[in-house]
RNA sequence: CGGGCGGUAGCGCAGCCUGGUCAGCGCGCGUGCCUUGGGAGCACGAGGUCGCGGGUUCAAAUCCCGCCCGCCCGA
Numbered sequence: 001c002g003g004g005c006g007g008u009a010g011c012g013c014a015g016c017c018u019g020g021u022c023a024g025c026g027c028g029c030g031u032g033c034c035u036u037g038g039g040a041g042c043a044c045g046a047g048g049u050c051g052c053g054g055g056u057u058c059a060a061a062u063c064c065c066g067c068c069c070g071c072c073c074g075a
Stems, first nucleotide, its partner, number of pairs: 001074007010027004020058001029045005051067005
């Protein structure tokens, strides 16, 4: 320098191809129930500029362009 993959909640991921429901799942966290207490279990809840900027569109995590970061391959 060229190419591929990835970046979504504290952690691990899905959703993207095919735009539209309130952006979801597991773990973790908080509160309550249960327990002598804890763990397990049950119920409820909090937590997101969807890497950044711009564009297209009535509408963008999703499509287009540029950039940043990580991993891999090639030179």
Predicted 3D model of a 75-nucleotide RNA (transfer RNA) from a Planctomycetota bacterium. Rfam family: tRNA. Rfam classes the family as a transfer RNA. RNAcentral holds the sequence, with entries from ENA.